[in-house]
Predicted 3D model of a 77-nucleotide RNA (Fluoride riboswitch aptamer (crcB RNA motif)) from Novosphingobium lentum NBRC 107847. Of the family's consensus pairs, 92% are formed in the model. It matches the Rfam family "Fluoride riboswitch aptamer (crcB RNA motif)". For this family Rfam cites "Widespread genetic switches and toxicity resistance proteins for fluoride" (Baker et al., Science, 2012). The coordinates come from a structure-prediction model, not an experiment, and the mean pLDDT is 75.
RNA sequence: AUCGACCUCGGCAAUGGAUUUCUGCCGGGCAAUUUGGCCGAACCGCUCUGACAUGAGCUGAUGAUUCCUACUUGGCG
Numbered sequence: 001a002u003c004g005a006c007c008u009c010g011g012c013a014a015u016g017g018a019u020u021u022c023u024g025c026c027g028g029g030c031a032a033u034u035u036g037g038c039c040g041a042a043c044c045g046c047u048c049u050g051a052c053a054u055g056a057g058c059u060g061a062u063g064a065u066u067c068c069u070a071c072u073u074g075g076c077g
Base pairs, nucleotide, nucleotide: 009027010026011025012024013023016068017067018066020064022063028039029038030037045058046057047056048055
């Protein structure tokens, strides 16, 4: 220096918020010299047709658990 593993921490997982002894993924670079800057990664749904583009169709406020809110349907007042 490179690769891998483990621990800790941070970020992410198709529409909002919270929750967890949970799951998976990513965690690098360049400046700057005490200001906190500029980038990168994970992530940005599915099916059919299709080289791509385009077209048609479908599920869900969760990655998963438990809830709240919004939306939708039905009933009662």